[in-house]
Context: one part of a larger RNA
RNA sequence: UUGGGCGUAAAGCGUCUGUAGGUGGCCUUUUAAGUCCACCGUCAAAUCCCGGAGCUCAACCCUGUACAGGAGGUGGAAAAUACCAAGCUGGAGUACAGUAGGGGCAGAGGGAAUUUUCGGUGGAGCGGUGAAAUGCAUAGAGAUCGGAAAGAACACCAAUGGCGAAAGCACUCUGCUGGGCUGACACUGACACUAAGAGACGAAAGCUAGGAGAUCGAAUGGGAUUAGAUACCCCAGUAGUCCUAGCCGUAAAUGAUGGAUACUAGGCGUUGUGCGUAUCGACCUAUGCAGUUUUGUAGCUAACGCGUUAAGUAUCCCGCCCGGGGAGUAUGUUUGCAAGAAUGAAACUC
Numbered sequence: 001u002u003g004g005g006c007g008u009a010a011a012g013c014g015u016c017u018g019u020a021g022g023u024g025g026c027c028u029u030u031u032a033a034g035u036c037c038a039c040c041g042u043c044a045a046a047u048c049c050c051g052g053a054g055c056u057c058a059a060c061c062c063u064g065u066a067c068a069g070g071a072g073g074u075g076g077a078a079a080a081u082a083c084c085a086a087g088c089u090g091g092a093g094u095a096c097a098g099u100a101g102g103g104g105c106a107g108a109g110g111g112a113a114u115u116u117u118c119g120g121u122g123g124a125g126c127g128g129u130g131a132a133a134u135g136c137a138u139a140g141a142g143a144u145c146g147g148a149a150a151g152a153a154c155a156c157c158a159a160u161g162g163c164g165a166a167a168g169c170a171c172u173c174u175g176c177u178g179g180g181c182u183g184a185c186a187c188u189g190a191c192a193c194u195a196a197g198a199g200a201c202g203a204a205a206g207c208u209a210g211g212a213g214a215u216c217g218a219a220u221g222g223g224a225u226u227a228g229a230u231a232c233c234c235c236a237g238u239a240g241u242c243c244u245a246g247c248c249g250u251a252a253a254u255g256a257u258g259g260a261u262a263c264u265a266g267g268c269g270u271u272g273u274g275c276g277u278a279u280c281g282a283c284c285u286a287u288g289c290a291g292u293u294u295u296g297u298a299g300c301u302a303a304c305g306c307g308u309u310a311a312g313u314a315u316c317c318c319g320c321c322c323g324g325g326g327a328g329u330a331u332g333u334u335u336g337c338a339a340g341a342a343u344g345a346a347a348c349u350c
Base pairs, nucleotide, nucleotide: 003322004321005320006319007304008303012318014201015200016199017198021194022193023192025088026087028085031082033081035077036076037075038074039073040072042070043069050064051063052062054060091191092188093187094186096183097182098181099180103177104176105175106174107173108172109171110154114150115149116148117147118146119145120144121143125136126135162169163168206247207246208245209244210243211242216240220236221235222234223233258317259316260315261314262313263312266295267294269292270291271290272289273288274287276285299306300305323350324349325348332343333342334341335340
């Protein structure tokens, strides 16, 4: 490069915003860039293909016709792409009226539990395990009652439920604030989709500085187990876990499934909201839109399975893959305080 692919075989960037680029709704007009048609000259000869002929054949040589195509010029066509101009409202957006929500940030408040501490009662064990021991305890433990302090997490409600781009988000209240959905149709009039590079966010662990330090707990110490036991079990326990300000930029960051649009049987649920019927009202029943489970037809799939939330049928754009190992290694570069991260081979071997 040409292809075939990317749920599980290699392969969807962790997620989003958005620049260039690529692609792009309906109708009318213009131009003719790409497109298509016709003509003109040109693309030396040799070579190659094909037909014929000559060396006894062949190689070789001679002769003839090209096919296909390229670039240039002239003239023409205008359906579709593009361009010009004027419109449209279905895509998209704005405004309006509602509405659900653990969406985000900040502040305030709360109770249970845990640990520590003080005081009372009490008097010999407690704790732990498969069994034990280390450990705690007559300097009064454990148990129980009352007071105090601290830090972290928020039982029940709770769900197959909700929200968020993802990571993620849950005690209660208040303030600020983002997005979604529904309904009427008022306005703009294609303003759209995707997105290389770029930017933003990004669990946990880790790093820097300053706090905090209840619980749990890498490292470490001790007790066991064992042939050994740098483990599993037990007793302790530092960093960390928490907060503030920065850094790191990775995860089986998973739906192992990129985004957008359109189309293609249903059934049973559930969340938000609207409409009709019904009603005093709540129910009930039918139905629309937007989510979210489950089952399943056609179709797809190597099978498993997917199946209107597609892995079906199509279009557009991006990312990625091309036998296993070597190897996500070496080297170089970028980045980081570091740990590392990003990019990323080859020899060789099967």
About this RNA:
Small-subunit ribosomal RNA, central domain from Nicotiana sylvestris, 350 nucleotides, folded computationally. RNAcentral holds the full RNA, with entries from SILVA. The source organism's lineage runs through Eukaryota, Streptophyta, Spermatophyta, Pentapetalae and Nicotiana.